[in-house]
Context: one part of a larger RNA
Molecule: small-subunit ribosomal RNA, 5' domain
Organism: uncultured bacterium
RNA sequence: GAUAAACGCUGGCGGCGUGCCUAACACAUGCAAGUCGAACGCACGCUCGCGCAAGCGAGCGUGAGUGGCGGACGGGUGAGUAACACGUGGGUACCUACCUUGGGGUGAGGAAUACCACCGAGAAAUCGGUGACAAGACCGCAUACGCUUGGCAACAAGCAAAGCCCGGCAACGGGCGCCACAGGAUGGGCCUGCGCCUGAUUAGCUGGUUGGUGGGGUAAGAGCCUACCAAGGCCACGAUCAGUAGCUGGUCUGAGAGGACGAUCAGCCACACUGGGAUUGAGAACGGCCCAGACUCCUACGGGGGGCAGCAGUGAGGAAUUUUCGUCAAUGGGGGCAACCCUGAACGAGCAACGCCGCGUGCAGGAUGACACUUUUCGGAGCGUAAACUGCUUUACUUGGGGAAGAGACACCGGACGGUACCCAAGCAACAAGCCCCGGCUAACUACGUGCCAGCAGCCGCGGUAAUACGUAGGGGGCAAGCGUUGUCC
Numbered sequence: 001g002a003u004a005a006a007c008g009c010u011g012g013c014g015g016c017g018u019g020c021c022u023a024a025c026a027c028a029u030g031c032a033a034g035u036c037g038a039a040c041g042c043a044c045g046c047u048c049g050c051g052c053a054a055g056c057g058a059g060c061g062u063g064a065g066u067g068g069c070g071g072a073c074g075g076g077u078g079a080g081u082a083a084c085a086c087g088u089g090g091g092u093a094c095c096u097a098c099c100u101u102g103g104g105g106u107g108a109g110g111a112a113u114a115c116c117a118c119c120g121a122g123a124a125a126u127c128g129g130u131g132a133c134a135a136g137a138c139c140g141c142a143u144a145c146g147c148u149u150g151g152c153a154a155c156a157a158g159c160a161a162a163g164c165c166c167g168g169c170a171a172c173g174g175g176c177g178c179c180a181c182a183g184g185a186u187g188g189g190c191c192u193g194c195g196c197c198u199g200a201u202u203a204g205c206u207g208g209u210u211g212g213u214g215g216g217g218u219a220a221g222a223g224c225c226u227a228c229c230a231a232g233g234c235c236a237c238g239a240u241c242a243g244u245a246g247c248u249g250g251u252c253u254g255a256g257a258g259g260a261c262g263a264u265c266a267g268c269c270a271c272a273c274u275g276g277g278a279u280u281g282a283g284a285a286c287g288g289c290c291c292a293g294a295c296u297c298c299u300a301c302g303g304g305g306g307g308c309a310g311c312a313g314u315g316a317g318g319a320a321u322u323u324u325c326g327u328c329a330a331u332g333g334g335g336g337c338a339a340c341c342c343u344g345a346a347c348g349a350g351c352a353a354c355g356c357c358g359c360g361u362g363c364a365g366g367a368u369g370a371c372a373c374u375u376u377u378c379g380g381a382g383c384g385u386a387a388a389c390u391g392c393u394u395u396a397c398u399u400g401g402g403g404a405a406g407a408g409a410c411a412c413c414g415g416a417c418g419g420u421a422c423c424c425a426a427g428c429a430a431c432a433a434g435c436c437c438c439g440g441c442u443a444a445c446u447a448c449g450u451g452c453c454a455g456c457a458g459c460c461g462c463g464g465u466a467a468u469a470c471g472u473a474g475g476g477g478g479c480a481a482g483c484g485u486u487g488u489c490c
Base pairs, nucleotide, nucleotide: 001489002488003487005486006485007484008483009482012359013358014357015356016355017354018352019351020317025315026314027313029312030311031310034069035068036067039066040065042063043062044061045060046059047058048057049056050055076271077270078269086195087194088193089192090191091190092189094188095187099184100183101182102181104179105178106177107141109139110138116131117130118129119128120127121126146159147158148157149156150155163176164175165174166173167172197243198242199241204234205233206232209231210230211229212228213227214226215225216224246268247267248266249265250261251260252259253258273293274292275291276290277289295306296305297304298303323349325348326347327346331345332343333342334341335340362392363391364390365389373382374381375380397427398426399425400424401423402422406417434479435478436477437476438475439460440459441458445474446473447472448471449470455462456461
């Protein structure tokens, strides 16, 4: 000098930041991922029309279900990892939903199933049987510019699709889609040169190990996997083993070189109770599935449920770290033609002097140098223009009045913050100073008490009867809404 700090004493305001570094310990409760009726059938409610009624039709809304897109982003944490994990520079045998560009296509059919009805099992979670029905769900067929495979080629074989909405009487027009292909963009997979902590009181390590051939596998190269064959591969330029650790942009310090660190913000990686597995999908799993385990909850004992390292919050641990808040107004994300819905992302507010910065606690005059206090050689000296007192100002505060920008880029609508910031007027010096130190280093000295006691102390060292070093007081010095101490780094 710095700090994600803590502790002691003290504490007025504002702005901007920051806030479990310990137990990747366990978690009550609420919320954190949905949306679409312009894909589909159904049930219910309301309104309207027709009808004697049964009922039919239209519109609006709600509900679960089928289906689509999104739940792979965003948010958290740092356990593991010494590794192509990360950083940087290259490479390519690959993939890429939505978006975008280009030209092309979108024909004719079929069989199911959830919801539903009926029956049944169960305490529940949930499940079974039968029956009917829909779609942009599923499946053949047709076609094939194209793509894939084979082939030198001609060519042969294989591979698609889905509809919905708006205007219109209709023809038709427009929009959103759907299919195959070729590019783009974006995002990723894989390979690789170099860089990347400590220990030799770790010296040898290695059997799919190293290479080849055949086969398999993947989006893709590869011992990635497998059979056979060969005997290789790494290492003192430190292999292997052990310990420690997420990496980086950066942060702190330093004249620099360097050293230390890797909170907040940003990029990458890894993880999601512990371990394993697949499924779906363009892509894989924090708030998906299955299995095992530990823990925990419910149970009718047969069987079931759960996973805060999301936001709040609780217990525990600890020197120590916040509200079970508001809003989707903005920015951004998901769905939707849209309206809109969802969004603990985000924006805000709350708490904490935890940090940085700014402001204030008044300004000017005022000597009978008052009182008190301290000291004294008893004359005085100090506190000290300090106070009182007089005049002034109003930052702040209080009251009243006004009052935003942030928000039209989009037809309409829209401000949580917030009556906040800010402006004007009035009122009152008004509510607001402490902490540490005073032997030397080191700015600042006297008195009393104590008597190697009590105590102080960063180092040197003070204290055994005159202690500027302990304690108290007066005075002084330093910093100041802080001041000291402790920890850590340079």